[in-house]
Molecule: SAM riboswitch aptamer (S box leader)
Organism: uncultured Faecousia sp.
RNA sequence: CUUAUCAAGAGUGGCGGAGGGAACGGCCCGAUGAAGCCCGGCAACCUGUGUUUACAAGGUGCCAAAUCCGGCGUUGGACGAAAGAUGAG
Numbered sequence: 001c002u003u004a005u006c007a008a009g010a011g012u013g014g015c016g017g018a019g020g021g022a023a024c025g026g027c028c029c030g031a032u033g034a035a036g037c038c039c040g041g042c043a044a045c046c047u048g049u050g051u052u053u054a055c056a057a058g059g060u061g062c063c064a065a066a067u068c069c070g071g072c073g074u075u076g077g078a079c080g081a082a083a084g085a086u087g088a089g
Base pairs, nucleotide, nucleotide: 001089002088003087004086005085006084011039013038014037015036019029020028021027024070025069026068040063041062042061044060045059046058047056048055049054067083072080073079074078
């Protein structure tokens, strides 16, 4: 850069000890324990088996809230765009 997906799913665990949800504006989560690490789990893409639906969990990824919401456009309806994330190339 191209392309697909982003309303599903996933912890009453151990260590740790104050931050986290991309940035901005909000709104939230957090000492009833944040980030991070380990273990555990999920199954989106690749992969393997089966053959449309299922299973596995090897690679990547993921495990509060729709990508947590908003911005820009069409417009009063949620859609689309942009930005972002992840995979494949």